[in-house]
C1' cells in the first nucleotide's frame, strides 16, 4: 500500500421517537417573605418572594435511533493529568477543544458498578460465544508451493 465486518468516527441534512403534557407563558385563587443559588455578588421582590392548586397555552437543548454525505482500519473509545474557551460576574462544578501518559484486535450477547430524565445510550469490570490474525500441536489433502479441520495461545507496538 493493504486487509478485519452487526468495523470505526465525523457532519447535524433527513426521519423517528425520548425529553414532556415537563420548562416556560397567561388568567385567577391559597400563601405572606423569600427567590436568586451548591456557596456569594448583580438582579427581582407587601405594587406580594417561595412553595401549592385550577384553568388556557406550551417548547427546546444536550443524550440517542435509522438513513445520508464525508473521511477511514488505533479506525477510535475511556481514564487521569496540564492548559484554553464557554457557563450573567467570583469559588465549586460542569461542557468542550488541544497536548502528553496509560489501557483497550473487533463487533456482539449477560451481570454488576458509574454517567445518564431513562427500560435509550456509553463506559470499567467480569462471564460467554463468535470473528480476523499470528505461532504452536495432532490430524487430512497435495508431487511440491501450500490449504483444510481441531485445539491451546498471544495482541494492532500485531497481521499481509
Nucleotide at each position: 500500500a493493504g486487509a478485519g465486518g452487526c468495523g470505526c468516527g465525523g457532519c447535524a441534512c433527513a426521519g423517528c421517537a425520548u425529553g414532556a403534557g415537563u420548562a416556560c407563558c397567561g388568567u385567577c385563587c391559597u400563601g405572606g417573605a423569600g427567590c436568586g443559588u451548591g456557596g456569594g455578588a448583580a438582579g427581582c421582590g407587601g405594587g406580594g418572594a417561595a412553595a401549592g392548586g385550577a384553568c388556557g397555552g406550551g417548547a427546546a437543548a444536550g443524550g440517542g435511533c435509522u438513513g445520508g454525505c464525508c473521511g477511514c482500519c488505533g479506525a477510535a473509545g475511556c481514564a487521569g493529568g496540564u492548559g484554553g474557551a464557554c457557563u450573567u460576574c467570583c469559588c465549586g462544578g460542569g461542557u468542550u477543544c488541544a497536548c502528553c501518559u496509560g489501557c483497550u484486535g473487533g463487533g456482539c450477547u449477560g451481570g454488576u458498578g458509574c454517567u445518564g430524565a431513562a427500560a435509550a445510550a456509553g463506559u470499567a469490570c467480569u462471564a460467554g460465544a463468535c470473528u480476523g490474525u499470528c505461532a504452536c500441536u495432532a490430524c487430512c489433502u497435495g508431487g511440491a508451493g501450500a490449504g483444510g479441520u481441531a485445539g491451546u495461545g498471544g495482541a494492532g507496538c500485531g497481521c499481509u

This is a predicted structure of a 160-nucleotide RNA (Lysine riboswitch aptamer) from a marine sediment metagenome. It matches the Rfam family "Lysine riboswitch aptamer". Rfam links the family to the GO term lysine biosynthetic process.